[in-house]
The part of an RNA shown here (large-subunit ribosomal RNA, domain I) has 522 nucleotides and comes from Gossypium stocksii. The source organism's lineage runs through Eukaryota, Viridiplantae, Streptophytina, Spermatophyta and Gossypium. Rfam family: Bacterial large subunit ribosomal RNA. Rfam links the family to the GO terms ribosome and structural constituent of ribosome. Its mean pLDDT, the model's own confidence on a scale to 100, is 82.

Context: one part of a larger RNA
RNA sequence: GACUUACGGUGGAUAUCUAGGCACCCAGAGACGAGGAAGGGCAUAGUAAGUGACGAAAUGCUUUGAGGAGUUAAAAAUAAGCGUAGAUCCGGAGAUUCUUGAAUAGAUCAACCUUUCAAACUGCUGUUGAGUCCAUGAGCAGACAAGAGACAACCUGGCGAACUAAAACAUCUUAGUAGCAGGAGGAAAAAAAAGCAAAAUCAAUUCCCAUAGUAGCGGCGAGUGAAAUGGGAGCAGUCUAAACCGUGAAAACGGGGUUAUGGGAGAGCAAUAAAAGCGUCGUGCUGCUAGGCGAAGUGGUGAAGUGUCGAAACCUAGAUGACGAUAGUCCAGUAGCCAAAAGCAUCACUAGUUUACGUUCUGACCCGAGUAGCAUGGGACACGUGAAAUCUUGUGUGAAUCAGCAAGGACCACCUUGCAAGGCUAAAUACUCCUGGGUGAUCGAUAGCGAAGUAGUAUCGUGAGGGAAGGGUGAAAAGAACCCCCGUCAGGGAGUGAAAUAGAACAUGAAACUGUAAGCUC
Numbered sequence: 001g002a003c004u005u006a007c008g009g010u011g012g013a014u015a016u017c018u019a020g021g022c023a024c025c026c027a028g029a030g031a032c033g034a035g036g037a038a039g040g041g042c043a044u045a046g047u048a049a050g051u052g053a054c055g056a057a058a059u060g061c062u063u064u065g066a067g068g069a070g071u072u073a074a075a076a077a078u079a080a081g082c083g084u085a086g087a088u089c090c091g092g093a094g095a096u097u098c099u100u101g102a103a104u105a106g107a108u109c110a111a112c113c114u115u116u117c118a119a120a121c122u123g124c125u126g127u128u129g130a131g132u133c134c135a136u137g138a139g140c141a142g143a144c145a146a147g148a149g150a151c152a153a154c155c156u157g158g159c160g161a162a163c164u165a166a167a168a169c170a171u172c173u174u175a176g177u178a179g180c181a182g183g184a185g186g187a188a189a190a191a192a193a194a195g196c197a198a199a200a201u202c203a204a205u206u207c208c209c210a211u212a213g214u215a216g217c218g219g220c221g222a223g224u225g226a227a228a229u230g231g232g233a234g235c236a237g238u239c240u241a242a243a244c245c246g247u248g249a250a251a252a253c254g255g256g257g258u259u260a261u262g263g264g265a266g267a268g269c270a271a272u273a274a275a276a277g278c279g280u281c282g283u284g285c286u287g288c289u290a291g292g293c294g295a296a297g298u299g300g301u302g303a304a305g306u307g308u309c310g311a312a313a314c315c316u317a318g319a320u321g322a323c324g325a326u327a328g329u330c331c332a333g334u335a336g337c338c339a340a341a342a343g344c345a346u347c348a349c350u351a352g353u354u355u356a357c358g359u360u361c362u363g364a365c366c367c368g369a370g371u372a373g374c375a376u377g378g379g380a381c382a383c384g385u386g387a388a389a390u391c392u393u394g395u396g397u398g399a400a401u402c403a404g405c406a407a408g409g410a411c412c413a414c415c416u417u418g419c420a421a422g423g424c425u426a427a428a429u430a431c432u433c434c435u436g437g438g439u440g441a442u443c444g445a446u447a448g449c450g451a452a453g454u455a456g457u458a459u460c461g462u463g464a465g466g467g468a469a470g471g472g473u474g475a476a477a478a479g480a481a482c483c484c485c486c487g488u489c490a491g492g493g494a495g496u497g498a499a500a501u502a503g504a505a506c507a508u509g510a511a512a513c514u515g516u517a518a519g520c521u522c
Base pairs, nucleotide, nucleotide: 001521003519004518005517006516007515008514009513016472017471020443021442022440023439024438025437026436027435028434029432030431032149039100040099041098042055044053046078047077051073052059061094062093063092064091065090070082071081072080105114106113115118121147122146124142125141126140127139154185155183156182158180159179169219195202206233207232208231209230216224217223237424238423239422240368244255245254246253247252262367263366264365266361267360268359269358275355276354277353278352282349283348284347286345287344288343289342291338292337293336299309312329314318320332321331373397374396375395376394377393378392379391380390383409404419405418406417407416408415459466460465479506482493483492484491
């Protein structure tokens, strides 16, 4: 020096645990903001910082309920207090709410400055009435005064890529995707046929299944890609313009009217009844926002009994969690039952209010105009200009009114179907920043969210931005009085404890690495 054995050190794997995640389901909600939000800065406690809470009324105030013994956040300690004359804690309703921020008196390098102390801008209402008739603009006044900002995804319209695929690449694909900016709601959008269809029909929209990777489209390449019919979820329809009448100087308003077996207006005739919708104030039921009651166990081991042994009672409760080892009967609860001064929500009743119907005749009064259509240039349709219908649009042109117009995939005829150029409309559908409840062949500290601890923290970067590590003494601190050593840290006794090789660098404690002792070998 190597090896073996024993005992250690270092180190933090393994197994175990969970305080935190992840995924999904059900229900709710999708609230906020000029009455100043979301997000921040700075303050506030008797005693340092960070976190939570709160705002100069600052670790809280008032009131009203619930509750019943402790309490002054997590968080000890100490000081000083509060509390059965009902505190702390919990629910409802209020008050206060520095400063910044849409930020809004003016500025500014956000959280600061200045002054004459202020509604900055847009909108609204009233008034006045320029050039220039109408209009438009400018001016003046008003006020608890509408908007502005925020918001995870879902939705809608606008603008709109490229890498990539095509084994290159240009049409094409990626894709109307990503991204950008606008707008709205709890859903949005769509929606009551100028629709589908085919000789028979159906009857608004939306979503799912299927049709179907089909018919098609396509440098007919790569690829792309329907619809009708059928089966389900859910079902709901409705208001206006015009003709005509009335008021009015006019603008306009009121009545009337709303349809496709065409309807209405107009001219006549005949006349009537029962329902439905909306819903103020208030009352009531139910639910939510605190809570309350809630069955049944005792004897031997151990540090500790829930285990085991013996012998019991409960169950509309044997879900779950805590408690010194595995508990239906120890605790909190669970099944079941009960409860609200105040606020909120659904429903019911309710004053009131709104709505409806027939038939005969009549061709020429009305039935949504810079519209339909056409030409041309684009776009959307599964459909790349194609034989290209349909929808939409920039430019130019430009009809008809039921004896009419449009569609049925160029176009024409016949036939069939529908009635454009005005509006509204629940449900079935999409999503989850968030709240409550629940579930898991979900993870268990290099996993699971980046984050189980001051986590978007420390820290890095001029900046956009990047972005960690770090869990476990014990049942209980009983956290080691006292003595020795000693500069300190450490250490040795003593003591606590079931255990201290559980001693705070603390449960288990692998390997690499390393030490001591003995053996063996050279």